The prediction has a mean pLDDT of 84. Predicted 3D model of a 529-nucleotide part of an RNA (small-subunit ribosomal RNA, 5' domain) from a metagenome. Its Rfam family is "Bacterial small subunit ribosomal RNA". Its family is annotated with ribosome and structural constituent of ribosome in the Gene Ontology.

[in-house]
Context: one part of a larger RNA
RNA sequence: GAUUGAACGCUGGCGGCAUGCUUAACACAUGCAAGUCGAACGGUAACAGGAGCUAGCUUGCUAGCUUGCUGACGAGUGGCGGACGGGUGAGUAAUGCAUAGGAAUCUACCCAGUAGCGGGGGAUAACUCGGAGAAAUUCGAGCUAAUACCGCAUACGUCCUACGGGAGAAAGCGGGGGACCUUCGGGCCUCGCACUAUUGGAUGAGCCUAUGUCAGAUUAGCUUGUUGGUGGGGUAAAGGCCUACCAAGGCGACGAUCUGUAGCUGGUCUGAGAGGAUGAUCAGCCACACUGGAACUGAGACACGGUCCAGACUCCUACGGGAGGCAGCAGUGGGGAAUAUUGCACAAUGGGCGAAAGCCUGAUGCAGCAAUGCCGCGUGUGUGAAGAAGGCCUGCGGGUUGUAAAGCACUUUUAUCGGGAAAGAAAAACCCAGGGCUAAUACCCCUGGCAUUGACGGUACCCGAAGAAUAAGCACCGGCUAACUCCGUGCCAGCAGCCGCGGUAAUACGGAGGGUGCAAGCGUUAAUC
Numbered sequence: 001g002a003u004u005g006a007a008c009g010c011u012g013g014c015g016g017c018a019u020g021c022u023u024a025a026c027a028c029a030u031g032c033a034a035g036u037c038g039a040a041c042g043g044u045a046a047c048a049g050g051a052g053c054u055a056g057c058u059u060g061c062u063a064g065c066u067u068g069c070u071g072a073c074g075a076g077u078g079g080c081g082g083a084c085g086g087g088u089g090a091g092u093a094a095u096g097c098a099u100a101g102g103a104a105u106c107u108a109c110c111c112a113g114u115a116g117c118g119g120g121g122g123a124u125a126a127c128u129c130g131g132a133g134a135a136a137u138u139c140g141a142g143c144u145a146a147u148a149c150c151g152c153a154u155a156c157g158u159c160c161u162a163c164g165g166g167a168g169a170a171a172g173c174g175g176g177g178g179a180c181c182u183u184c185g186g187g188c189c190u191c192g193c194a195c196u197a198u199u200g201g202a203u204g205a206g207c208c209u210a211u212g213u214c215a216g217a218u219u220a221g222c223u224u225g226u227u228g229g230u231g232g233g234g235u236a237a238a239g240g241c242c243u244a245c246c247a248a249g250g251c252g253a254c255g256a257u258c259u260g261u262a263g264c265u266g267g268u269c270u271g272a273g274a275g276g277a278u279g280a281u282c283a284g285c286c287a288c289a290c291u292g293g294a295a296c297u298g299a300g301a302c303a304c305g306g307u308c309c310a311g312a313c314u315c316c317u318a319c320g321g322g323a324g325g326c327a328g329c330a331g332u333g334g335g336g337a338a339u340a341u342u343g344c345a346c347a348a349u350g351g352g353c354g355a356a357a358g359c360c361u362g363a364u365g366c367a368g369c370a371a372u373g374c375c376g377c378g379u380g381u382g383u384g385a386a387g388a389a390g391g392c393c394u395g396c397g398g399g400u401u402g403u404a405a406a407g408c409a410c411u412u413u414u415a416u417c418g419g420g421a422a423a424g425a426a427a428a429a430c431c432c433a434g435g436g437c438u439a440a441u442a443c444c445c446c447u448g449g450c451a452u453u454g455a456c457g458g459u460a461c462c463c464g465a466a467g468a469a470u471a472a473g474c475a476c477c478g479g480c481u482a483a484c485u486c487c488g489u490g491c492c493a494g495c496a497g498c499c500g501c502g503g504u505a506a507u508a509c510g511g512a513g514g515g516u517g518c519a520a521g522c523g524u525u526a527a528u529c
Stems, first nucleotide, its partner, number of pairs: 001529004006525005013377006019370002021335001026333003030330003035080003040077002043073002047071003050067008087288003096213007105205002110201007118152001120150002127142006158167003172193006180187002214260003221251003226248008263285004267278004290311005313324004341367001343366003349363001350361004380410004390401004416465005424456001431449006473518005478499003484513005494501002
């Protein structure tokens, strides 16, 4: 000199864009953060409508009852998603990360291809009844549905094989319809979605190798599944990954092992560079989710807001037993020099579910707080010598503050008030027209047209009104280092980054006047180059 996720002191007008627990991976009150689908299913607790019955009468509404008939829908079965998104950096010096390669693998949803989607069965929740318990919850009996579950048939691909052969699937739902059939439910045809098997792709993931990746030798030897082989097991997959037997190997001064410290990278800061330091925000990877362990489900987890066991802690209890996990967003206590709102909205972008409408989304978009940083703007402009008054200095003549002020003439950024006013919105849906599908002018799909939707917010921006009106401080002035005098003090009080000042004229302490530097900041402290 540059820099910072900074803090502290004094001061503080506005806007834009960023950033904001670096400490206790300490403990957490409260609310929210992952649901959705009735176009899979049996149904109907609530709301609304319809129909039927009864009563009242004002003769078309009031009340009650029945009915899932309709819109919808609590709880339940079932499907998909809760493995993403969001947080944190405890652990980890290599099962990590970075770069470059590799072969023995899997991949839901998505895209493309091929072949199918036939016929049956037995349960079970919900519900009803009964029981246990304070509760959490749970047991027994009975009834019922499915895209839940299980056989049978079929098998182009597929898998296994001793090459003879053997094994293994599926599910329906919705829209529409001219003939024909009908048990009046439908069959049948068609369209869409879904389902089964398999091939390829895309995406994502697992595995292996090489090289690089902090300090200590006051850590020199380390290792027995250890190193390799064979047989077997196991995995989606190679492999001591596991196991039995056999051999005795493997690593190490090119630093093994041990100890300490640490998430890694793109990057960031500094520097002419080489390098040094660092890893907040943003992006990629990894690890973790009260502590330790384990598996289940699933395409994917050994799973932050899932399960089980153990432990510590907190809470409820009828003492028998139960409940919980903010390193999600806010917020609280605590720690600390120190770090924000228990805000608004799903309008946009993205995600989950759904055919869609839509629902959910503390992701996200915004707003609030903080000079924490960067950038921009302003706090007036011109004129004005009687060089006013006052202050300070003085050699008492004057000098300086100083064109500074006052005065005169202007301007109105910003702030205030009033008015106007965007872009962020393109869609989906309804309706209309054209094309495709089809037996079909239904339905459905594509294209074009039409229309609706804004949290921020009456915000940005623009116009107008009045009025210099609403807006300057901080540090320093002995040398380094730009800037000097007076008074007070008297080795005291104090200053100080280094040299050093202060013991009676201190440009170095304290105050004042003046000056210098930066400026909505300035200085100090800490840290890095």